[in-house]
RNA sequence: AAUAACCUUCGGGGCAGGGUGCGGGCCUUAAAACCCAAUUCCCGACCGGUGGUACUCCCAAAAAGGGACAGCCCACGAGCGUCAAAAUCGACGCAUGAACCGGUGGAAAGCCGGUGCCGGCGGUAACAGUCCGAAUGAAAGAAGGUUGAU
Numbered sequence: 001a002a003u004a005a006c007c008u009u010c011g012g013g014g015c016a017g018g019g020u021g022c023g024g025g026c027c028u029u030a031a032a033a034c035c036c037a038a039u040u041c042c043c044g045a046c047c048g049g050u051g052g053u054a055c056u057c058c059c060a061a062a063a064a065g066g067g068a069c070a071g072c073c074c075a076c077g078a079g080c081g082u083c084a085a086a087a088u089c090g091a092c093g094c095a096u097g098a099a100c101c102g103g104u105g106g107a108a109a110g111c112c113g114g115u116g117c118c119g120g121c122g123g124u125a126a127c128a129g130u131c132c133g134a135a136u137g138a139a140a141g142a143a144g145g146u147u148g149a150u
Stems, first nucleotide, its partner, number of pairs: 001150001004147007017043003023036003045130002047119002049076004056068004071117002079094005099115005121133003
């Protein structure tokens, strides 16, 4: 330095403000008015897992070298079902969102500017990326350690 096995720890953020009123309360012969009433609807606000990728930025000596940067570019993870298992690991199938325009440049999927778009399952007083739950879970993976061999 590379590699193998094992262990430990870590491993997701987010409705400010306004409107409507399903429904309910109160009262009533009835209605109106009044009160409560959606983080789910409407306006608007806010958020962006992991690895890779830069014409950018930072550290270093203008070096070697190191570090940072994409929700919608390439991948991965998260979901559901069947089988297996029932201490743990797994196999197969299904599903798996969203970007353009302008600028600069030799070159833009990444830079700069503008305008857009997307977001699992179950629950709910009413349709949820943001509330509650599965989940004090799991995973992509990150960091560190131990051991063995080369």